[in-house]
Molecule: c-di-GMP-I riboswitch aptamer
Organism: Desulforamulus ferrireducens
């Protein structure tokens, strides 16, 4: 460089659930908390999923993303540590 991740050594994260703030909401964020996780480290690039304030409509429990989810699945980029 690339490739694996059975074991291991320092560590990392941190479901769900509870408080608290932000938000229309999906949902983030901070502290408890720990289900997991070798990229559960970043990036909405493609697909997917969730919300629907705002528009559109005569109206809907229906459309509709400029709002999200990277711990749904690709794809893109960095990076620990073992071992081939």
């Nucleotide at each position: 460089a690339u490739c694996u991740g059975c074991a291991a050594a320092g560590g990392g994260c941190a479901a769900a659930c509870u408080u608290a703030a932000c938000g229309a909401a999906a949902g983030u964020u901070a502290a408890g908390g720990g289900c997991g996780c070798a990229a559960a480290g970043c990036c909405a690039c493609g697909g997917g999923u969730c919300u629907a304030a705002g528009g559109a409509g005569a109206a809907a429990u229906g459309c509709u993303a400029u709002g999200a989810c990277a711990g749904c699945c690709g794809g893109g980029u960095u990076g620990c540590c073992a071992g081939g």